[in-house]
RNA sequence: AAAAAUAUAAAAGCGCCAGAUCUUUAAAUUAUUUAAAGAAGACGAGGACUAGAGUUAUCGAAUUUUCGGCGGAUGCUCUAGAGGUGGUCACAACCUAAAAAACAUACAAAAUCUAAAAGUGAUUUUAGGUACAAAUAUGUUUUAGUGACUAUUU
Numbered sequence: 001a002a003a004a005a006u007a008u009a010a011a012a013g014c015g016c017c018a019g020a021u022c023u024u025u026a027a028a029u030u031a032u033u034u035a036a037a038g039a040a041g042a043c044g045a046g047g048a049c050u051a052g053a054g055u056u057a058u059c060g061a062a063u064u065u066u067c068g069g070c071g072g073a074u075g076c077u078c079u080a081g082a083g084g085u086g087g088u089c090a091c092a093a094c095c096u097a098a099a100a101a102a103c104a105u106a107c108a109a110a111a112u113c114u115a116a117a118a119g120u121g122a123u124u125u126u127a128g129g130u131a132c133a134a135a136u137a138u139g140u141u142u143u144a145g146u147g148a149c150u151a152u153u154u
Base pairs, nucleotide, nucleotide: 014071015070016069017068019067021039022038023037024036025035026034027033028032043060044059045058049081050080051079052078053077054076055075082096083095084094085093087149088148089147090146091145099143100142101141102140103139104138105137113128114127115126116125117124118123
C1' cells in the first nucleotide's frame, strides 16, 4: 500500500469524478506543448397511502462551470388494492388526510457588499448588513356526470 472483519457517523439540488476548465512547479519551446501535484465541479423552497412495471423526476433564484459524466432519490405515467370528495349508496371522474377552476395573500438562501482567517496560487472557511421568487400551501367565490334511495316544501 492492498484486501478482509468490526464499530461509529452520514442524504436527497443528495453523493462521487477519469473529460473540458483553472492554479503551481519542472522541462522543452517561441507562446504554446508535455509531465507531476492540486482547485472547483447545484443556491435555497418543496416533496412519501400500499404493491408492481416503465421513465431524460417538481419550483423558481443566480455576475449562469449550477459545463460534462456516473450513481442514487419521496416525482410523473399505467395497472391493482385501501381510503376521501356534494343528504346516502353504487359506478364514473378527480384526489391521497385527501374534487376541479378562477382570484387574492404569504414565505428563501446563495449571490452582491463589508470584514477576518488559511494557502505560493487556483480557491476554502467564518461573521455582519441588506434584499428579491415561483410552485406547493392558505383563504374566498363558482362549478361537479349516470342510476337508485331518504327527508322537506308545493

Record summary: GlmS glucosamine-6-phosphate activated ribozyme aptamer from Hypnocyclicus thermotrophus, 154 nucleotides, folded computationally. It matches the Rfam family "glmS glucosamine-6-phosphate activated ribozyme aptamer". It is annotated as a riboswitch. Taxonomically the source falls in Hypnocyclicus (Bacteria, Fusobacteriati, Fusobacteriia, Fusobacteriaceae). The prediction has a mean pLDDT of 79.